[in-house]
Molecule: transfer RNA
Organism: Clostridiales bacterium
RNA sequence: GGGAUUUUAGCUCAGCUGGUAGAGCGCUACGUUCACAUCGUAGAAGUCGCUGGUUCAAGUCCAGUAAGUCCCACCA
Repeated sequence: GGGAUUUUAGCUCAGCUGGUAGAGCGCUACGUUCACAUCGUAGAAGUCGCUGGUUCAAGUCCAGUAAGUCCCACCA
């Protein structure tokens, strides 16, 4: 330098044919216990990497860009 792939909650990841965002773990509160753990109930937590475009409507489509991983090439 070229190519592929990933980026969504604190972490690991879903998200269909574009219709307005979820799960598990974790966290908080309450219940249970002498207490802790387990278990149960409820709750909080997201400008979907960033910028722009298309659209009535974008996590999803398009363009640019950033970061991670892998492969190839080049230089030494």